Record summary: This is a predicted structure of a 422-nucleotide RNA (Bacterial RNase P class A) from a Phycisphaerales bacterium. It matches the Rfam family "Bacterial RNase P class A". Rfam describes the family as follows. Ribonuclease P (RNase P) is a ubiquitous endoribonuclease, found in archaea, bacteria and eukarya as well as chloroplasts and mitochondria. The sequence was found by an Rfam model in a public genome assembly. Its mean pLDDT, the model's own confidence on a scale to 100, is 76.

[in-house]
RNA sequence: CCGGUGGGUCGGGUGAUCGAUCCGUUCGCCCUAGGGCGGGCGGGUAGGAAAGUCCGAACUGGAAAGGGCACGGUGGUCGGUAACGCCGACCGGGCGACCCGUCGCUUCGCGCAGCGGGGAAGCCCAGGGAAAGUGCCACAGAAACGACACCGCCAAUGGCCCGCUUCGGCGGGCACAGGUAAGGGUGAAAUGGUGCGGCAAGAGCGCACCGCGCGGGUGGUGACAUCCGCGGCAGGGUAAACCCCACCGCCAGCAAGCCCAUGUAGGCGGCCAGCCUCGCCCUCGGGCGAGCGCGAUGUGGCCCGCAUCGUUCGAGCCGCGGGUAGGGUGCUCGAGCCGUCGAGCAAUCGUCGGCCCAGAUGAAUGAUCGCCCUCCGCCUAUUCGGCGGAGACAGAAUUCGGCUUACAGACCCGCCGGGCCG
Numbered sequence: 001c002c003g004g005u006g007g008g009u010c011g012g013g014u015g016a017u018c019g020a021u022c023c024g025u026u027c028g029c030c031c032u033a034g035g036g037c038g039g040g041c042g043g044g045u046a047g048g049a050a051a052g053u054c055c056g057a058a059c060u061g062g063a064a065a066g067g068g069c070a071c072g073g074u075g076g077u078c079g080g081u082a083a084c085g086c087c088g089a090c091c092g093g094g095c096g097a098c099c100c101g102u103c104g105c106u107u108c109g110c111g112c113a114g115c116g117g118g119g120a121a122g123c124c125c126a127g128g129g130a131a132a133g134u135g136c137c138a139c140a141g142a143a144a145c146g147a148c149a150c151c152g153c154c155a156a157u158g159g160c161c162c163g164c165u166u167c168g169g170c171g172g173g174c175a176c177a178g179g180u181a182a183g184g185g186u187g188a189a190a191u192g193g194u195g196c197g198g199c200a201a202g203a204g205c206g207c208a209c210c211g212c213g214c215g216g217g218u219g220g221u222g223a224c225a226u227c228c229g230c231g232g233c234a235g236g237g238u239a240a241a242c243c244c245c246a247c248c249g250c251c252a253g254c255a256a257g258c259c260c261a262u263g264u265a266g267g268c269g270g271c272c273a274g275c276c277u278c279g280c281c282c283u284c285g286g287g288c289g290a291g292c293g294c295g296a297u298g299u300g301g302c303c304c305g306c307a308u309c310g311u312u313c314g315a316g317c318c319g320c321g322g323g324u325a326g327g328g329u330g331c332u333c334g335a336g337c338c339g340u341c342g343a344g345c346a347a348u349c350g351u352c353g354g355c356c357c358a359g360a361u362g363a364a365u366g367a368u369c370g371c372c373c374u375c376c377g378c379c380u381a382u383u384c385g386g387c388g389g390a391g392a393c394a395g396a397a398u399u400c401g402g403c404u405u406a407c408a409g410a411c412c413c414g415c416c417g418g419g420c421c422g
Stems, first nucleotide, its partner, number of pairs: 001418010012372007020045011047393001051404002054402005059253004066304004071249005076090005091127001092125004098118005104112002128244002133242002135238003150184002152180003157177002159174006192210006211233001212231008257329004267320005274292001276291006293311007336355004341350003373391007
């Protein structure tokens, strides 16, 4: 210098004049404590995504607490975390600038294209199981579940024909019987791959290497990696197809909940379930209690279980009807943020020190003006300068940890490869 690639920060600044809201403090007025109104002073006031509402939680309630099925989610290994479908490291596979080889075009410049091998940083993977089972592999092709032949290859063997013959046979041809799956074709995929031998021609038929299966050694927590031995060993793919395996999952949600005030209708109607058993009392009509049965309610769906209520009438369930819609709280101190040091490859964890950083409720966090800044365009011989335009995505509503999506412009840091100079 070129090429490839990963991450971070900011995303307007400043002054003035007004304005909104919250907190603290002080003064004044009202007011029963509380609290309300107003003034002064001080301090704070939208985000990295506040978006999506996709995951996980905290918190609140369901009186408390279970089991099974169904259903749903995750899916390499090991760590992190409150937890997660998230984060980190590693394993396996793929991509990848570039390098090597080969070869076509060529403007004849190692310029462009293709193929093969290797492959950095980094990026991607919905990455468990096909020997539990079921399904699917269209079309093309001979054939996509045991095959088998479309084009082919062979002529050793049987057969046929011709020539020669020393009558033993020899030579040539055919491709009928037969042998064959190496070559070509089809396809996403064709019954292991490459090479050598062998054969009539072929074929793991034999051998070497790779692959596959089995058995071991070494390293690693592990996923795995690597090495050795034995065996010629045969149909594959597909699970974001059904399914199997492992693990996880109670339900709702701040409009959750809690309190105060006001007000009505503590309304009306309907639904249900025992002539049961035992004990006690008794005015002999019955009453009370317990048990069992039954009917409901709660428990995401179903079942079991549990608890509660009822069993002639319930603060249960269903329907109709009526009232209220106000105020306070929850409400911001948090699995919080910043920094040093230590552990760890890292995510992260720990010690110590420092900081407080929105809390609105038809919903505040703003408006105007001037100057500066950044970018773009034009003018000017350059600088200086001048003019015009633009300044991204986008607004909290219980709070966090993530993921995903959007983002004009500016700056900074790192990693890998190649070239040149010293």

Lineage of the source: Bacteria > Pseudomonadati > Planctomycetota > Phycisphaerae > Phycisphaerales.